[in-house]
Molecule: transfer RNA
Organism: Nitrososphaerota archaeon
Order: sequence, then structure tokens, then C1' cells
RNA sequence: GGGGCGUUAGUCUAGUCUGGUAGGAUUCAGCGUUCGGGACGCUGUGGCAGGAGUUCGAAUCUUCUACGCCCCA
Repeated sequence: GGGGCGUUAGUCUAGUCUGGUAGGAUUCAGCGUUCGGGACGCUGUGGCAGGAGUUCGAAUCUUCUACGCCCCA
């Protein structure tokens, strides 16, 4: 220098193929339960790496950038 794959919540992960309310687990907070705690149940908080483009609508398509991994030179 060329090519491929990946980036979603504090942590782990599904969804991208086929554009249409971002889902689950865990953590955290509150409530119930208990004499109290644990466990359990309910509720809540919190996320699409960044920019631009296409579209009525983008996590999803196109493109550029950043970071990580792999291959070639």
C1' cells in the first nucleotide's frame, strides 16, 4: 500500500440478508414479599463508534473517517 470482518446500555448479546415501535440477560434504583436478609415477583433508569448521502422513513443501504482483528504485498 491492497483486501476482508467487526464496533448496539456499566457488562454480555439478538436484530442488518428482506429499511417500518431497538429486544433479551445482567448491573443499578424503587416497590411487594420477610421479624430481618437472601431468593423470588413487579416497575423504572440506561444503547445503535463519528460525519455525510439516498429515502416518507436508516442500527439496517451507499460513502468517508476512527479504533480493533485477520490475510496479501